A computed fold for a 101-nucleotide RNA from Acetofilamentum sp., annotated as SAM riboswitch aptamer (S box leader). Its Rfam family is "SAM riboswitch aptamer (S box leader)". Rfam describes the family as follows. The SAM riboswitch is found upstream of a number of genes which code for proteins involved in methionine or cysteine biosynthesis in Gram-positive bacteria. Of the family's consensus pairs, 97% are formed in the model.
RNA sequence: GGAUUAUUAAGAGGAGCGAAGAGAACAGGCUCUGUGAAGCUCCGGCAACCCCUUUCUUUAGGAAGGUGCCAAAACCUGCCCGAUUUUGGGAAUAAUAAUUU
Numbered sequence: 001g002g003a004u005u006a007u008u009a010a011g012a013g014g015a016g017c018g019a020a021g022a023g024a025a026c027a028g029g030c031u032c033u034g035u036g037a038a039g040c041u042c043c044g045g046c047a048a049c050c051c052c053u054u055u056c057u058u059u060a061g062g063a064a065g066g067u068g069c070c071a072a073a074a075c076c077u078g079c080c081c082g083a084u085u086u087u088g089g090g091a092a093u094a095a096u097a098a099u100u101u
Stems, first nucleotide, its partner, number of pairs: 001101008013043005021032003026078004044070003049066002051062003074093001079090004
């Protein structure tokens, strides 16, 4: 890197460096940002996929370790089917975890 499965409308802050962008790709919007973006570092936190204990493989609890995450629904939409002022459902793609190659 590929494949498979599960989840993705909840939750979670400060400081230092930095110096103009960022919100996955492409596009249209919309929002954040010199009252300091992205990125890096430190401390803090959220959560519960692996993990630990338990139920007995349905559950309940834990948070030492491995990740992950800490603006806005994965910010919204774009493809399909319904509905037809508004929208409902699904797919695709993406992210995260575990297993496998």